[in-house]
Context: one part of a larger RNA
RNA sequence: GGAUGAACGUUGGCGGCGUGGAUAAGGCAUGCAAGUCGAACGAAUCAAUAGAGUGCUUGCACUCUGGCGAUUAGUGGCAGACGAGUCAGGAAAACCUUGGUAAUCUACCCCAAAGUCUUGGAUAACUCACGGAAACGUGAGCUAAUACAAGAUGGUCAGCAUCUUCUUCGGGAGAUGUUGUAAAGCUUCGGUGCUUUGGGACGAGCUUUGGUCGUAUCAGCUUGUUGGUGAGGUAAUGGCUCACCAAGGCUAUGACGCGUAGGGGACCUGAGAGGGUGACCCCCGACGAUGGGACUGAGACACGGCCCAUACUCCUACGGGAGGCAGCAGCCGAGAAUCUUCCGCAAUGCGCAUAUUUGCGUGACGGAGCGACGCCGCGUGAAGGAUGAAGCCCUGUGGGGUGUAAACUUCUGUCGAAUGGGAGCAAUUCAAGAGAGAGUACCAUUCUAAUAGAGGCUGCUAACUUCGUGCCAGCAGCAGCGGUAAUACGAAGGCCUCGAACGUUAUCC
Numbered sequence: 001g002g003a004u005g006a007a008c009g010u011u012g013g014c015g016g017c018g019u020g021g022a023u024a025a026g027g028c029a030u031g032c033a034a035g036u037c038g039a040a041c042g043a044a045u046c047a048a049u050a051g052a053g054u055g056c057u058u059g060c061a062c063u064c065u066g067g068c069g070a071u072u073a074g075u076g077g078c079a080g081a082c083g084a085g086u087c088a089g090g091a092a093a094a095c096c097u098u099g100g101u102a103a104u105c106u107a108c109c110c111c112a113a114a115g116u117c118u119u120g121g122a123u124a125a126c127u128c129a130c131g132g133a134a135a136c137g138u139g140a141g142c143u144a145a146u147a148c149a150a151g152a153u154g155g156u157c158a159g160c161a162u163c164u165u166c167u168u169c170g171g172g173a174g175a176u177g178u179u180g181u182a183a184a185g186c187u188u189c190g191g192u193g194c195u196u197u198g199g200g201a202c203g204a205g206c207u208u209u210g211g212u213c214g215u216a217u218c219a220g221c222u223u224g225u226u227g228g229u230g231a232g233g234u235a236a237u238g239g240c241u242c243a244c245c246a247a248g249g250c251u252a253u254g255a256c257g258c259g260u261a262g263g264g265g266a267c268c269u270g271a272g273a274g275g276g277u278g279a280c281c282c283c284c285g286a287c288g289a290u291g292g293g294a295c296u297g298a299g300a301c302a303c304g305g306c307c308c309a310u311a312c313u314c315c316u317a318c319g320g321g322a323g324g325c326a327g328c329a330g331c332c333g334a335g336a337a338u339c340u341u342c343c344g345c346a347a348u349g350c351g352c353a354u355a356u357u358u359g360c361g362u363g364a365c366g367g368a369g370c371g372a373c374g375c376c377g378c379g380u381g382a383a384g385g386a387u388g389a390a391g392c393c394c395u396g397u398g399g400g401g402u403g404u405a406a407a408c409u410u411c412u413g414u415c416g417a418a419u420g421g422g423a424g425c426a427a428u429u430c431a432a433g434a435g436a437g438a439g440u441a442c443c444a445u446u447c448u449a450a451u452a453g454a455g456g457c458u459g460c461u462a463a464c465u466u467c468g469u470g471c472c473a474g475c476a477g478c479a480g481c482g483g484u485a486a487u488a489c490g491a492a493g494g495c496c497u498c499g500a501a502c503g504u505u506a507u508c509c
């Protein structure tokens, strides 16, 4: 000199764009953050309306049948494994990088082929009875499905056997035979689902080369350890697990131990080499009070799912229950220190549903609010105006400085105020309505001269005098200054630097 997610002191006008819990991965009141589908299903409630019947007060009530439409507690489907947060752990099962997978999986989506037959028994909802303070539960009866189950059919599918062919010699591809294995309907009749198989796309698993902090005042470490055979397990390779067998494997090219740490793209600095950092944004990983476990599922060993244990908090009728903000706001605590319990789904994206239109949800996201926290831009006026007011300071008492500075005159109207107009972002649709931001930005007209401070002035280092003090009070980054003429302390005048900021502290180059 540059830089910062900064903090502190003094000061503080506006706007744009960014950015804001770095400490206690401490604890959390309250609200919201993951739903959706009635074109899968039965049922219930509301209800336009048509027909029939009954009663009569003759246009109303009731019953039955059909039924446009609306709503949804439950069964069922999909989503909930994404998105959002945090960086505790982890020195390698992470990350970055180079390859491999003939050792693998992939819901939704796309392409292609074939199929979608016949049946059955339940169960929630509901009704009744009962238990419990609650959370919730028990028994009996009834019912549906794209829920569940059985059978049939079937091959480009799977297993086994034989043959052919290719091969990286592990295996792959093809042919034949045999055994096994599937499905679900709904509809506004336009479609849309379902099953099986092959391919694609997307995503993921495993594996491999090289790289990846300090410490030797850590020198030896290891028994599922290293390898083999067989078996189990997995989507899949493998001591991943197990039985048996062998005795191996790693290590001064630093094993093992200890400490520290999320990694990268990047960011800061520097001419570069390098050094330092890992906020915001993007990719990857890990975690979800702590520890463990599996279930469901294409995918989890699952932040707002389940079970167990522990600690803590809350409710209780003392028998028993409930909970997890490292989601968005917000509260307490600790701290030098970090914001609103805001608006909206209008845009972008995602989930579900939809023939189309579209609907619902979304603290993702779009916005607004707060903070000079950062960067950038603008303003606090412009021109004229005296041998030069007053005040203050200095003085050799003549004068000099502040100083064209002010006053005063003329002008402008950024900013501000008022009034009027008023966006882009929006694509679309309709019977109608429908932009959060926002009556914002911006435009026009009218009016008004309208905040400046902070640090410094001995040298380094730009900028000097007077008074006060008298090794005192104090200053200070270093050298140092102050003991009676202090340009170094305190004040005043003047000056210098930067300016809505200026200094200080901390950290890095």
Stems, first nucleotide, its partner, number of pairs: 001509004006505005013378006019371002026332003030329003035078003040075002043072004049066008085287003095211002099207003104204002109200008117151004126141006157180010185192002213259003220250003225247008262284004266277004289310005312323004340368001342367003348364001349362005381411004391402004414450001416447006425437001453498005458479003464493005474481002
Record summary: This is a predicted structure of a 509-nucleotide part of an RNA (small-subunit ribosomal RNA, 5' domain) from an uncultured bacterium. It was read from a public genome assembly. It matches the Rfam family "Bacterial small subunit ribosomal RNA". Rfam links the family to the GO terms ribosome and structural constituent of ribosome.